RNA sequence: AGAGUUUGAUCUUGGCUCAUGACAAACAUUGGCGGCAUGUUUAACACAUGCAAGUUGGACGAGAAGCAUCCUAGUGGUGUUUUCAAUGGCAGACAGGUGAGUAACAUGUUAAAACUUGCCCUUGGGAAGGGGACGACAACUAGAAACAAUUACUAAUACCAAAGUAUAAGCUGAGGAGUAAAAGGAAGAAUCCUCCCAAGGAAGGGCUUGCGUUUGAUUAACUAGUUGGUGAGGCAAUGGCUUACCAAGGCGACAAUCAAUAGCUAGUCUAAAAGGAUGACUAACCACACUAGGAUUGGGACAUGGCCCAAACUCCUACAAGAGGCAACAAUGGGGAAUUUUCUGCAAUGGGCAAAAGCCUGGUGGAGCAAUGUCCUAUGGAGGUAGAAAGCCCAUGGGUUGUAAACUUCUUUUCUUAGAGAAAAAACAAUGAUGGUAUCUAAGGAAUAAGCAUCGGCUAAUUCUAUGCCAACAACCGUGGUAAGACAGAGGAUGCAAGCAUUAUCCGAAAUGAUUGGGCGUAAAGCAUCUAUAGGUGGCUUCUUAAGUCUGUCGUCAAAUCCCAGGGCUCAACCCAGACAUGCAGGGGAAACUACCAAACUAGAAUACAGUAGGGGCAGAGGGAAUUUUCAAUGGAAUGGUGAAAUGUGUAGAGAUUGGAAAGAACACCAACGACGAAAGCACUUUACUAGGCCGGCAUUAACACUAAGAGACAAAAGCUAGGGGAACAAAUGGGAUUAGAUACCCCAGUAGUCAUAGUUGUAAAUGAUGGAUACUAAGUGCUAUGCAUAUCAACUCGUGCAGUGCUAUAGCUAAUGUGUUAGUGUUAAGUAUCCCACCUAGGGAAUACGUUCACAAGAAUGAAACUCAAAAGAAUUGAUGAAGGCCCACACAAGCAAUGGAACAUGUGGUUUAAUUCGAUACAACAUGAAGAACCUUACUAGGGCUUGACAUGUCGCAAUUAUUUUUGAAAGAGAAAAGUGCCCUCGAGAACCUAGACACAGGUGGUGCAUGGCUAUCGUCAGCUCGCACCACAAGGUGUUGGGUUAAGUUCCACAACAAACGUAACCCUCGUGUUUAGUUGCCAUCAUUUAGUUUGGAACCCUAAACAAAAUGUCGAUGAUAAACCGAAGGAAGGUGAAAAUGACGUCAAGUCAACAUACCCCUUACACCCUGAGGGACACACGUGUUACAAUGGCCGAGACAAAAGGUCACAAUAUUGCGAGGGCAAGCUAACUUCAAAAACCUGACCUCAAUUCAGAUUGCAGGCUGUAAUUCACCUACAUGAAACCAAAUCACUAGUAGUUGUUGGUCAGCCAUACGACGAUGAAUCCAUUCCCAGGCCUUGUACACAUUGCCCAUCACACUAUGGGAAUUGGCCAUGCCUAAAAUCAUUACCCUAACCAUAAGGAGGGGGAUGUCGAAGGAAAGGUUAAUGACUAGAAUGAAGUCAUAACAAGGUAGCCGUAUUGGAAAGUGCAACUA
Repeated sequence: AGAGUUUGAUCUUGGCUCAUGACAAACAUUGGCGGCAUGUUUAACACAUGCAAGUUGGACGAGAAGCAUCCUAGUGGUGUUUUCAAUGGCAGACAGGUGAGUAACAUGUUAAAACUUGCCCUUGGGAAGGGGACGACAACUAGAAACAAUUACUAAUACCAAAGUAUAAGCUGAGGAGUAAAAGGAAGAAUCCUCCCAAGGAAGGGCUUGCGUUUGAUUAACUAGUUGGUGAGGCAAUGGCUUACCAAGGCGACAAUCAAUAGCUAGUCUAAAAGGAUGACUAACCACACUAGGAUUGGGACAUGGCCCAAACUCCUACAAGAGGCAACAAUGGGGAAUUUUCUGCAAUGGGCAAAAGCCUGGUGGAGCAAUGUCCUAUGGAGGUAGAAAGCCCAUGGGUUGUAAACUUCUUUUCUUAGAGAAAAAACAAUGAUGGUAUCUAAGGAAUAAGCAUCGGCUAAUUCUAUGCCAACAACCGUGGUAAGACAGAGGAUGCAAGCAUUAUCCGAAAUGAUUGGGCGUAAAGCAUCUAUAGGUGGCUUCUUAAGUCUGUCGUCAAAUCCCAGGGCUCAACCCAGACAUGCAGGGGAAACUACCAAACUAGAAUACAGUAGGGGCAGAGGGAAUUUUCAAUGGAAUGGUGAAAUGUGUAGAGAUUGGAAAGAACACCAACGACGAAAGCACUUUACUAGGCCGGCAUUAACACUAAGAGACAAAAGCUAGGGGAACAAAUGGGAUUAGAUACCCCAGUAGUCAUAGUUGUAAAUGAUGGAUACUAAGUGCUAUGCAUAUCAACUCGUGCAGUGCUAUAGCUAAUGUGUUAGUGUUAAGUAUCCCACCUAGGGAAUACGUUCACAAGAAUGAAACUCAAAAGAAUUGAUGAAGGCCCACACAAGCAAUGGAACAUGUGGUUUAAUUCGAUACAACAUGAAGAACCUUACUAGGGCUUGACAUGUCGCAAUUAUUUUUGAAAGAGAAAAGUGCCCUCGAGAACCUAGACACAGGUGGUGCAUGGCUAUCGUCAGCUCGCACCACAAGGUGUUGGGUUAAGUUCCACAACAAACGUAACCCUCGUGUUUAGUUGCCAUCAUUUAGUUUGGAACCCUAAACAAAAUGUCGAUGAUAAACCGAAGGAAGGUGAAAAUGACGUCAAGUCAACAUACCCCUUACACCCUGAGGGACACACGUGUUACAAUGGCCGAGACAAAAGGUCACAAUAUUGCGAGGGCAAGCUAACUUCAAAAACCUGACCUCAAUUCAGAUUGCAGGCUGUAAUUCACCUACAUGAAACCAAAUCACUAGUAGUUGUUGGUCAGCCAUACGACGAUGAAUCCAUUCCCAGGCCUUGUACACAUUGCCCAUCACACUAUGGGAAUUGGCCAUGCCUAAAAUCAUUACCCUAACCAUAAGGAGGGGGAUGUCGAAGGAAAGGUUAAUGACUAGAAUGAAGUCAUAACAAGGUAGCCGUAUUGGAAAGUGCAACUA
């Protein structure tokens, strides 16, 4: 410090997630030692048991036990020690615990006045004389107990009053004056302790106060002792603290009140900081002590281990009554993911009491338990390669675990044993729980001691096996569907380490709430607009003050902690002691800026004056065109409407034409991003009234300004209310069409409404998607309004100022981009700055719910959460695509011609069947395809019979030459038997080859995966495209080049151009055909001369032909057009003319296209079988469907006879002539030819002469019968051919295919495969030989450019809504059940206070009656709990119901994205299963 994740890729916006640190933690797993810390975060739930606050005999009376002593020897006295319940004193208000309550003077900080303080310290004084009781104890009574009643006795430092003393000070009070207290104890003594008064101190406490301290406005008003005053009371003290009276105040948008949550702080964690989160341990403060109320005592309490009362709970009970309060320390139960011992000691430190010794102290010192955290440290060090064994991987060579181990040697932190043994103790001495601990010494022996997580990216670290969208993983992205670096195991590796990983939580990263430090045209976000209040901000000059501001200083900011620099434990953690400390407050100084006071100014603002433009507003009056209706006339059949129609209107006279009348609404042209207005909006003419703007220059005021929460005003269309109006248009509605349907689009009608008046509503894509104001920052050019100058005026021209409104454009800005005036904004900023306001913080849920306010209603405003997802979004890029546009091309259409589709047959496929019908191909681009040829073989399938190192290969070992023959059995393979026989080579050892047997490595597989692959191939497509280097543009994806203007078959080429070169394609090179020349003439040829039946022979090399080389065509020439280009058109010449014709040649890529069954190949699978051999069967089945073909349906023909003309190809296990035989297929002989020699071989259509005469026929030939032939071991399933006989269907719908010239069509020939052939197929060859092309409007396909896009698996895309199902959370809901809060009423405990005529009464007084004083009882005020009542608020439940979210393959439609097939969308109204449709006005996104 960043990273991952939206996209095909890019930039941005924006969320989600991760890496770090922390923790009072928990859980899984593992676990050596020690130090220092920490340890019920949950039930302020309930608590058995023990213990945590006592002490004092030097305050006091009595008692008990002991010791000593005395004599009167006892129930004795005296002394002394110890102990002791009670009375009295002090302490139990500290220490310890907890965080329920509390949003508060509770806390933090700062300051102040009207107070108090036991013990302690200092100072100054004082303590005289008396009195009456009550406990204990004793007796007695009651009770189960707890405990209590009565009587009598008695002490005090307990209690009490009067007199005396009282200077000062104190107190009350303000003028005199009045007013107090006390106690003694110990001791031989000095003396010590204690008590009383006063003053001061120290250290506490109470009260007051400025400032700071969570969230909510879906909490906006709250308050009646409330706010203040006077009197009185009360308090330690101020005060409505309380009360009577008077006044009506007080608090609040600077957030009162209410609700929710919460102890506060120092600090702690994190962060660069600012901040954010937090408040365990430690320390200060506060609050609480089972729940609630109350007082007593006291210096201090409304009291944790005190009291009274009430409620709940627990215990005890003899049922009358009584006892209790662990949020002290341990412990227990319970809750919970989860938190320790019913330990030890007062030795230290601290506290209480005491004169002291001392006693008490679950504070505290220690130990125990827990890896809970943190710090230190160990688990060994050195050497050691046969790189051991073993594991894992492997290309089988090796690599790795790995110097790691073993082994050798060394050391002993730790461990075990033994010995010694502290500090902490301060005091003369004594005193140590921890603890025989720390530590030291000796001996022993590597001995006792390593795990956890991870290894796809983020993120350091990889392979194998197994699994097969299963099991599982995962923070996020994602992984897993048979070759998983992501699951599980293993080997290895990486990280940390006595731990490690996960989970929860907090900060950070997050500039993701932005003060530092964000935004708002299109991503979330500018209120529809304006006026104006509070508030915020504010022109120029001078003066004052010193609030802000700046600068020194003083006080404080507890300690601890953090930081800095030191010191002590061997280091560290830990401990000790310094320094620092942003706040607040006091005081001094400065005076620039802000502010305040005062006085001026005129540049902002406003007013007056003089002009000026205008659809600014409101009201009245007037006008013509059009439309409709109506009256009259003419006229006589249609009209109207549409893509086409129909509904509708019309012979009762429409429509059309002419004239008259009426009504309502709207105002053509002018008209222009031109005017005006705050916006909404505003247009016929004219009149009245009226608001604002702009310009001009002279005055006036003198900052009066800007913005604007709340508030107010205005606000399109639609809608609502009332009564009007109603021509036209027109939601709804009706009808007609369209359609699968059509609640729509189209048509005919048509009501609300649109209009006016009076109200209401208050919203729009109310938009410049851009808040208002001010200043500054190049220019150029229009328009509107109005000035000035141009030396009188007007017009024109030129120049110039101001206000408004446009365009071009620099800088700058921007993620990029944007104009319906052809490329963002740009002085009209989205630039540079200042001020103020509104608003935003991922998407959905949500234009929502609830609550509230407004509204007649419709609705508007405000406005969440649960839940859900990892994205949603903006701009731009490249593609793809569009029932978008432009250009272009192609047998793409059109124009033709011939076919298919119908028949029969052939063939292939599907389906079905089957033991098997082997397998593959299966839109174009499978289907006469692999297969250039299935009777056996082929063959992969099936049945049966066999075989197992194998039919085939290599290696090792043994035997053995090979080979040939006969025979049994069998369907064959095979199994068995018999006979014959010994090769080549040789250095005589051997070697090579072959047969056979056995064993092992292995062979073998047409078994699987073409979605693991290579290679090959199809297709788009012979379409013209596809790219690169450098450069330039862009943040980038990318673009330019390759686009544009022409041209071409072509990205072919020319010109232009931020491009310039180039690669692969195109073209060309190559082959064939077309012309010629040269060369060469055999087997080919024959003009001339001879010759023959015959180019037969001599001869010839001219011609034809053959086959090698060359020439020829290059838009080269001429003309027109074009831009003087490229090129195109025409012409000449030429065998051929614009690519001469045809073939081969197939760019980057696309389709996970096809092929594992041509071949190769990875992995998986089979191995007496999924291998191999054999026989037979099947692949040839047959209701049916489809494709490709053949033959036809006939007379342009068929049959018969006769007669012509080719090219190319093949042939020795072959082609086979001539003659011969058979009707024929063929047969028997057999010449020739290894081919320009011989042969297949006959070409056919055609021509010619007859017959047939439109008929299912002399067409057509299927089917069937019988007889033959050929090939082959073999022709039944299942070949072909021949002859004779038989003689079926068939006259072609929708639709569809090929073809542009030697082409289609017609017609034969031939080849490969092949024994033969199911070939009508496929390849090649010639013969004959057309028609048509107007043209690119349309269909299909393709190319280029532009454009839109919500698509990128790319339109077979994406995507919206209802319905049905599952599940989840939420709203409403008759009602039900709790909690909390406040209110008034009833009842009213304890207690204080007040009253009291009743009762009782030691101290004092007394004239002895009583009094004063006190107590009890009663009454009153107040009053907790309780009761009943009506509210508020909150939580839960709830039949039923509503919408929402989510869910691989449900239903119905297709609303949106392209002109999405009716452009979309906003507001509103209405309608409809649903998306949605329609009306009105607005917007362009």

Predicted 3D model of a 1485-nucleotide RNA (small-subunit ribosomal RNA) from a moss metagenome. The prediction has a mean pLDDT of 82. It matches the Rfam family "Bacterial small subunit ribosomal RNA". Gene Ontology terms of the family: structural constituent of ribosome and ribosome. RNAcentral holds the sequence, with entries from SILVA.